[in-house]
RNA sequence: UUGCUUCUUUGGGGGUUGGUGAAAUUCCACAUCGGCGGUAAAGUCCGCGCGCGUUUUGCUGAACAGGUGAGAUUCCUGUACCGACGGUUAAAGUCCGGAUGAGAAAAGACAAAA
Numbered sequence: 001u002u003g004c005u006u007c008u009u010u011g012g013g014g015g016u017u018g019g020u021g022a023a024a025u026u027c028c029a030c031a032u033c034g035g036c037g038g039u040a041a042a043g044u045c046c047g048c049g050c051g052c053g054u055u056u057u058g059c060u061g062a063a064c065a066g067g068u069g070a071g072a073u074u075c076c077u078g079u080a081c082c083g084a085c086g087g088u089u090a091a092a093g094u095c096c097g098g099a100u101g102a103g104a105a106a107a108g109a110c111a112a113a114a
Base pairs, nucleotide, nucleotide: 001113002112006109007108008107009106010105015030017029018028019027031094032093033083034082035048036047037046038045043081044080051059052058063079064078065077066076067075085097086096087095
């Protein structure tokens, strides 16, 4: 320095708010959260994981306008938008559960080569 092999560790956040109601942390208002890699720093670009499926192959959410700049759909300003499955006296990103799980990947160690 490299990362073909092995091992170890790490590896997802968020309502004790108000209103209506017999009943809602699920509706309405307000608040609040954002995995991993790439790229000018990204929940909304490209890809991956998670999740779902008839399981090698499939499916899977959401952003525009202006500004700065060599370069930004990533920064700044403004205004928006999105969020698996099962459960629930009433519909859930934020509650409970599968989950002390799984996992993209990151760091380290060992070994090897120069």